[in-house]
RNA sequence: UUCGAUACUAGCAAACUCAUUGAAAAAUGGGGGCGCAAAGCCACGGGUCUAACGUUUGAUUAAGCUAUGAUAGCCGGGCUGCCGAAA
Numbered sequence: 001u002u003c004g005a006u007a008c009u010a011g012c013a014a015a016c017u018c019a020u021u022g023a024a025a026a027a028u029g030g031g032g033g034c035g036c037a038a039a040g041c042c043a044c045g046g047g048u049c050u051a052a053c054g055u056u057u058g059a060u061u062a063a064g065c066u067a068u069g070a071u072a073g074c075c076g077g078g079c080u081g082c083c084g085a086a087a
Stems, first nucleotide, its partner, number of pairs: 001086004011036002016031006034073001040079003044076003047071003054065004
């Protein structure tokens, strides 16, 4: 530098579930284990989710729009790193 066949008594942890936080999406912690060779970090570009606040319609609490909210385990990009193999 390239690669991932083996996978370190190594690491992470989906769904579901319990608790807490939040308007929600979702997050954090416990259980759990579908998967992951960057499933480590960063919302920069695109996508997706939510709509409290704001706003429009409506009119008794309903519908629409909107990210400043969320997602890195949706994709791309940036930064860093373990084990092993080859050169």
c-di-GMP-I-GGC riboswitch aptamer from Aneurinibacillus terranovensis DSM 18919, 87 nucleotides, folded computationally.